[in-house]
C1' cells in the first nucleotide's frame, strides 16, 4: 500500500420463531326477579260456555364462566435467517520501498 473479500456489531426492512392476551369457530354450563315461549296446580272475570293474568317446573338461549383445535389481526422479545446501510478488526494478487 490496493481491486475484491470474510469476521464481529449498529441502523433499518423483508420473512419466520417463541409468548400471553383478544376476536372468529367449537364443548359443556348458565336467568327466583330486572330474556323468550309453552305454562301442571292455583288466582281473576263471567249465571254459562268459555277467556283473562300468571308461580313453579320444562325448553330455548343471553352476559359470564369453560373446552378443544385451528384461523385472523395486533402487541413483545438479550429467538433465527436474508437484503442494504454504517462502522471494528482481519485477508489481502500486481506494485513500490
Nucleotide at each position: 500500500g490496493a481491486a475484491a473479500g470474510g469476521u464481529c456489531a449498529u441502523a433499518a426492512g423483508g420473512c419466520a420463531a417463541u409468548g400471553g392476551g383478544g376476536c372468529g369457530c367449537u364443548u359443556c354450563u348458565g336467568a327466583a326477579u330486572c330474556g323468550u315461549g309453552u305454562c301442571a296446580g292455583g288466582u281473576c272475570c263471567g249465571g254459562a260456555a268459555g277467556g283473562a293474568a300468571g308461580c313453579a317446573g320444562c325448553a330455548c338461549u343471553a352476559a359470564g364462566g369453560u373446552u378443544g383445535a385451528u384461523g385472523c389481526a395486533a402487541c413483545a422479545u438479550g429467538u433465527g435467517c436474508c437484503u442494504u446501510u454504517u462502522g471494528u478488526u482481519u485477508u489481502g494478487a500486481a506494485u513500490a520501498u